This is a predicted structure of a 371-nucleotide RNA (Bacterial RNase P class A) from a Candidatus Bipolaricaulaceae bacterium. It matches the Rfam family "Bacterial RNase P class A". It is annotated as a ribozyme. From the family's description: Ribonuclease P (RNase P) is a ubiquitous endoribonuclease, found in archaea, bacteria and eukarya as well as chloroplasts and mitochondria. A source record names the gene rnpB. The model forms 90% of the base pairs in the Rfam consensus.
[in-house]
RNA sequence: GGAGAUGGCCAGGGGGUCGCAGGGGUUUUUACCCCUGAGGAAGGUCCGGACUCCACAGGGCAGGCCGCUUGGGGAAACCCAAGAGGGAGCGAUCCCUGGAAAGUGCCACAGAGAAAAGACCGCCAGCGGCCUCCUCCAAUUCUCCAUUUCCCAUGUGGGAGAGGGUUGGGGCGAGGGGGUGCGGGCAAGGGUGAAAAGGCGGGGUAAGAGCCCACCGCCGGGGCCGCGAGGUUCCCGGGCACGGCAAACCCCGGCCGGAGCAAGGCCAAAUAGGGAGGCGCCUGAGGGUGGCCCGCCCGAUGCCUCCGGGUAGGCCGCAGAGAGGAAUGACCCCCUUAAACACCGAAUCCGGCCUAUGGCCCUCUCCUCCG
Numbered sequence: 001g002g003a004g005a006u007g008g009c010c011a012g013g014g015g016g017u018c019g020c021a022g023g024g025g026u027u028u029u030u031a032c033c034c035c036u037g038a039g040g041a042a043g044g045u046c047c048g049g050a051c052u053c054c055a056c057a058g059g060g061c062a063g064g065c066c067g068c069u070u071g072g073g074g075a076a077a078c079c080c081a082a083g084a085g086g087g088a089g090c091g092a093u094c095c096c097u098g099g100a101a102a103g104u105g106c107c108a109c110a111g112a113g114a115a116a117a118g119a120c121c122g123c124c125a126g127c128g129g130c131c132u133c134c135u136c137c138a139a140u141u142c143u144c145c146a147u148u149u150c151c152c153a154u155g156u157g158g159g160a161g162a163g164g165g166u167u168g169g170g171g172c173g174a175g176g177g178g179g180u181g182c183g184g185g186c187a188a189g190g191g192u193g194a195a196a197a198g199g200c201g202g203g204g205u206a207a208g209a210g211c212c213c214a215c216c217g218c219c220g221g222g223g224c225c226g227c228g229a230g231g232u233u234c235c236c237g238g239g240c241a242c243g244g245c246a247a248a249c250c251c252c253g254g255c256c257g258g259a260g261c262a263a264g265g266c267c268a269a270a271u272a273g274g275g276a277g278g279c280g281c282c283u284g285a286g287g288g289u290g291g292c293c294c295g296c297c298c299g300a301u302g303c304c305u306c307c308g309g310g311u312a313g314g315c316c317g318c319a320g321a322g323a324g325g326a327a328u329g330a331c332c333c334c335c336u337u338a339a340a341c342a343c344c345g346a347a348u349c350c351g352g353c354c355u356a357u358g359g360c361c362c363u364c365u366c367c368u369c370c371g
Base pairs, nucleotide, nucleotide: 001367002366003365004364005363007361008360009359010358012335013334014333015332016331017330018329020037021036022035023034024033025032026031039343043354044353046352047351048350049349050348051260052259053258054257063256064255065254066253067252068083069082070081071080072079073078084097085096086095087094088093098251099250103249104248105245106244107243120190121189122186123185124184127183128182129180130179131178132177133176134175135174136173142168144165145164147162148161149160150159151158152157198216199215201213202212203211217240218238219237220236221235222234223232224231225230264316265315266314267313274307275306276305277304278303279302286298287297288296289295
């Protein structure tokens, strides 16, 4: 210098101008003044609570949350410390955590086969089929060679027969080799995959295989150690049975009554409806007729008063920001500074978890260079 790991901290302060919201003050009004006004995550709404209402003898179903061990903090979620087992990394360090031997389900692509597995290439013959080669035996035919008999001809030629030899070809039988791969055996090797049913070596075998054996691994039990999760260089037994996934269902253990501030409470119109009382029902309560009287008109499940519930609406819940469809902003200067940027805006409140985001510092690791 570069690349990382861990822990912690910050993500401003002052002033000016113009604005916004809430509260207070002055003022007849218009206006003016003062005070206060987002975050480490206010976010996701994932978890636990407070609070409120409902329910409640007790228990259960369903559902939810939690889940290695010990100790501590906390109301709980959750956090911290020290450990255990497994995994990743050269390392600092990080990740995972009841059960896969109760059952069900899933395991992409590739691959023959993905869980009571499978046979693509490959390996094998203790075999049957087909093709081919070699050897042997028997018989036959053709070709060739020489011998011999007869006929024709006299150029030592041609034709027919006999028996012999031999090379090549065909057919039948037996044995052997090779090929093919339809059937059979195998799972060592190749190949596929994140993962292929212990590893490696030897024996064994037609070829092979825990089929057998040694070593390693694994599983079970005992002993010993540890509070425990667990560990074990100890002993015994077992040829090996048990692939992975539970952030799939599920099983086990512990805890949890339900709903949520649109909770819930208070005040409370108009209209309609409910209850009580009064008046009236043609001898007329009440209403209309520009204010009153007469008159005229309307008028009977009607009119008036009171009570109570609900709705609209308002208030509380609700906070040294506050609330409602919602203010907390913009620009400039100065200071501190590593930087005043990035992510981003409260909605009943609080504690967590997770996610987003700009930096700074302590400590540590690896690599490189210089002295």